[in-house]
RNA sequence: UUCUGUAAACGGCAAACCUGUCGAAAGACAGGGACGCAAAGUCACCGGCCUAACGCGCGCGAGCGCCACGGUAGCGGGACCACCUGG
Numbered sequence: 001u002u003c004u005g006u007a008a009a010c011g012g013c014a015a016a017c018c019u020g021u022c023g024a025a026a027g028a029c030a031g032g033g034a035c036g037c038a039a040a041g042u043c044a045c046c047g048g049c050c051u052a053a054c055g056c057g058c059g060c061g062a063g064c065g066c067c068a069c070g071g072u073a074g075c076g077g078g079a080c081c082a083c084c085u086g087g
Base pairs, nucleotide, nucleotide: 002087003086005084012037013036017032018031019030020029021028022027035074041080042079043078045077046076047075048072049071050070055066056065057064058063
């Protein structure tokens, strides 16, 4: 430098669910809690998925349709960075 993750060390993260806060929602954050994770570390660049406030359209109206500039890195790809073991 690169590949690897059978076993091990130091350890790390934390799904569902509960409580609180924020948010239109999806969801996020904090505490509790562990389903799992060898990048479950960071980044929405590409594809997917979720939501649809604002906006646009329709409707007498209640409302309906479309839309990401909102999310998801624990959906996949990509970029960047990193601990340990072994080759």

Overview:
The RNA shown here (c-di-GMP-I riboswitch aptamer) has 87 nucleotides and comes from Halioglobus sp. It matches the Rfam family "c-di-GMP-I riboswitch aptamer". Rfam's curators write: GEMM was predicted in a large-scale screen for bacterial structured RNA regulatory elements. The sequence was found by an Rfam model in a public genome assembly. The source organism's lineage runs through Bacteria, Pseudomonadati, Gammaproteobacteria, Halieaceae and Halioglobus.